């Protein structure tokens, strides 16, 4: 060089044939409980913007098809494995 796989919240990892993006855990934060702490239980937990309600934007990066993309097309970038 070529060929093939994967890339989604602080982490891991879900998401069937295109159809509400973040399921489950983990870690974080707050409450309870306790002298206090750990352990256990309840709650929140991607940014931005807002007092709230709620808007808008997010799937490595740019672009296409689609009424509608993590999910399919094509380019780039990383990362893994193979191949002379």
């Nucleotide at each position: 060089g070529c060929c093939c796989a994967a890339g989604u919240g602080g982490c891991g990892g879900a998401a069937u044939c295109g159809g509400c993006a973040g399921a489950c855990g983990c870690a974080a934060c707050a409450g309870a409980c306790u002298u206090a702490a750990a352990a256990u239980c309840u709650g929140u937990c991607g940014g931005u913007g807002g007092c709230a309600a709620c808007a808008c934007c997010u799937u490595a990066c740019g672009g296409g098809u689609u009424c509608a993309a993590g999910u399919c097309c094509c380019g780039u970038c990383u990362u893994g494995g193979g191949u002379a």

Notes
A computed fold for an 84-nucleotide RNA from a Lentisphaeria bacterium, annotated as transfer RNA. Its Rfam family is "tRNA". By type it is a transfer RNA. Its family is annotated with triplet codon-amino acid adaptor activity in the Gene Ontology. Taxonomically the source falls in Lentisphaeria (Bacteria, Pseudomonadati, Lentisphaerota).